[in-house]
Context: one part of a larger RNA
Order: sequence, then C1' cells, then structure tokens
RNA sequence: UUGGGCGUAAAGGGCGUGUAGGCGGUUAAUUAAGUCAGGUGUGAAAACCCGGGGCUUAACCCCGGGAUUGCACCUGAAACUGAUUAACUUGAGGGCAAGAGAGGAAAGCGGAAUUCCUAGUGUAGCGGUGAAAUGCGUAGAUAUUAGGAGGAACACCAGUGGCGAAGGCGGCUUUCUGGCUUGACCCUGACGCUGAGGCGCGAAAGCGUGGGGAGCAAACAGGAUUAGAUACCCUGGUAGUCCACGCCGUAAACGAUGGGUACUAGGUGUAGGAGGUAUCGACCCCUUCUGUGCCGUAGCAAACGCAUUAAGUACCCCGCCCUGGGGAGUACGUUUCGCAAGAAUGAAACUC
Repeated sequence: UUGGGCGUAAAGGGCGUGUAGGCGGUUAAUUAAGUCAGGUGUGAAAACCCGGGGCUUAACCCCGGGAUUGCACCUGAAACUGAUUAACUUGAGGGCAAGAGAGGAAAGCGGAAUUCCUAGUGUAGCGGUGAAAUGCGUAGAUAUUAGGAGGAACACCAGUGGCGAAGGCGGCUUUCUGGCUUGACCCUGACGCUGAGGCGCGAAAGCGUGGGGAGCAAACAGGAUUAGAUACCCUGGUAGUCCACGCCGUAAACGAUGGGUACUAGGUGUAGGAGGUAUCGACCCCUUCUGUGCCGUAGCAAACGCAUUAAGUACCCCGCCCUGGGGAGUACGUUUCGCAAGAAUGAAACUC
C1' cells in the first nucleotide's frame, strides 16, 4: 500500500463557511473522450509455460507454439459515464401568508440579597466549629429601624422545555439583526452534496493597555487538626472573577458517535405549527410536518448496548488510525504562529 476499521478496545478534525478536487435528479437528440468488439503493427533475444527433439539419463542444449495481461493506429457499436444542445420538476433556491424561541449586538430600566457608610434604638457579647481558637466588640459590635453608596448576579416561572454550527444563551423594555418551522401552491430550473488548503467563530484559565472592584477567591498570613499537615475545617486576604479594546486557540470542546441522501415494525411522553371531526364556544378525539425524550421488533454488535434522532440496510464526500505498551504529545527544526505562557507539526535510542 491493499484489505479491514474509528460509541466504550488504537482511531471523527472543537465548530462553521467555502476554493480546488471528488460525486451528482428526469427526458430526448447528437457526439464518440472513457467503455466494448474486430483487425494491423509493435511488445528484442535469453528467461517462463506447453509440445517435440539431441547428448546412455538428468542438469544442460536445440526446434515449434503460447504468454508478454502493454502501447499506437484503423474500422465499427452506442447501453452506461463524459461532452454539446433542447426540455422537465420531484432535489435546491426564491416569492407570498402565518408561527415559536434564554439565537446575536447595543442602549436604557427594575426589585430581592450581600457588603460598606451615616443616623436612631439598644447592651455585652458576636462570629465560627466535631470541639475550639485566630478574628470582631464598651472608641458601643452582633441585633433592629431609616436613609445613602457601589458592584455583581438575575429567586419563583423552569420543564430529559426552547434557541444556536459548535463554544454557548435565562430579570424587563426598546432598537438593529441571523437562523428555523408550517401552509397553499406562484416563480427559477439541477442552480445540488461533500470539502484538502484558505478564512472565520471558539468555555474556562492566562496575557497586554485602560477602567472597575460588592460578593467570592488561586497565591499569601494567621488559628486549628495531626506524629508531621506546605492539605481537608476556621478567620482574613491579593491577583482574578466584571467592562472596553487587542491577544491566546486549548478542554472528558462528549452523544467519547464527521456531513449528506434514501429505505427499514410499533408503542408512549413532550415542544412548535397545519388540517379534520365535534361543539354556542373551549376541551376531547383523529391525521400530518418539524424538533426533543423513553421503551421496543427486525437487523447489527466482542459484549455493554444501538434501534426512523441507528451503532440497521446502501451510496457519495471529508478527517483520522493500523507499525503494540512505555519512552512521549517528549526531543529536534535559522519549522509556522504567539508579547509571554505556550500552541501546531512531531521522532529516535532504550525498555517490556
């Protein structure tokens, strides 16, 4: 490499967009590049295979045939692939009418709570723990009442509920904005799928500059515990957590399951629509589309389990793996990126 694989054994890229490329719906005509048939030339000899012959056999040698699966040219076929032309509507897209939503960005607003400040009431404790102590408090704390400041997060609703490609998104209002679903069938007419590179997005932590800082809290300090306690527990507490702009580009970035299309028993929840039945009306009931769960048949699977949201049956495209475990996601490179931290790429010796 072939073959065979990638939920958990090694193995799906964190996610999207899209270039080249690969693959691609229905009908008709033409063409003849692929394809197929026949022919001609060539495919050196030796070697190889088959048949025959020569050395007493064999090895060895000689003769004939085959093979040389290839290439070029000529003639022909036209089903399939390609190409060209014409057409179609079921794939795809657009228009129209509705609908749901924590989808995104910005601005404004709200209440509860914590903390702090001021003032009142009030007096000796408060706090904390397994028990304590450090700590706070007669300079009046804790508690309670009133007022104020400031930052962060949005109880209930809340739901294997919703939205988003993923990361993720949850108080309310407004503005701007992306996607999705349903219905009727109006338009375009294959415009599609995937996607190496590229480009963009990408939790938390971390970094740069400038703000902000209530609570929480790495580091750090103290008190305990303990044989020790660089911990678990307690009292404090700085970065950080928040905002703006710019980096970083990683996660058990998980459904440990790439994307698309088609097909293959059902049952039962739930979310958003549409239609029907029924009704005064709302329910109820039936059908259907889209999402999201559970159970389960066939089938698959090493088993666990998956099972119309497939890990079933097939096709197309991409990524990755096999060459075991460790060494090692390490070393090396005037490698690429980064301010740095580091990220990306990625061995070998040795050892079992």